[in-house]
Transfer RNA from Nocardia sp. NRRL S-836, 72 nucleotides, folded computationally. Model confidence (mean pLDDT): 82 of 100. Rfam family: tRNA.
RNA sequence: ACCCUUGUAGCUCAACGGACAGAGCGCGGCGCUACGAACGCCGAAGUCCAGGUUCGAUUCCUGGCAGGGGUG
Repeated sequence: ACCCUUGUAGCUCAACGGACAGAGCGCGGCGCUACGAACGCCGAAGUCCAGGUUCGAUUCCUGGCAGGGGUG
């Protein structure tokens, strides 16, 4: 320098172009308990950035940024 790939919640990952973007762990509250743990209920928290296509974009396209891999 070029090519491929990944980027979604604090972490690990889901999500046919369409309904409110979900799960586990973690975190907060409540219940339970003599107190905790475990368990049950409730809650907070997110699409890397800028454009484009579309009635509609996490998803498709372009550029950028960042991580990983490959070629020379």